[in-house]
RNA sequence: GCGGUGGUAGUUCAGUUGGCUAGAAUAUUUCCUUGCCAAGGAAAAGGUCGCGGGUUCGAAUCCCGUCCACCGCU
Numbered sequence: 001g002c003g004g005u006g007g008u009a010g011u012u013c014a015g016u017u018g019g020c021u022a023g024a025a026u027a028u029u030u031c032c033u034u035g036c037c038a039a040g041g042a043a044a045a046g047g048u049c050g051c052g053g054g055u056u057c058g059a060a061u062c063c064c065g066u067c068c069a070c071c072g073c074u
Base pairs, nucleotide, nucleotide: 001073002072003071004070005069006068007067010026011025012024013023019057028044029043030042031041032040050066051065052064053063054062
């Protein structure tokens, strides 16, 4: 230099034939249960979907550029 895979909540990840309103587990906070802890139950908060732009009525998803990580090739 070229190619491929990945980047989504604090963490681990799902969701990509464009369409409900972006989700799960775990962690955090509050409440209930208990004599206390643990465990269990309920609720809440937490996201510019790596970044910028484009297409579209509509983009995490398609297109272009770019950054980072890993793998391969010369």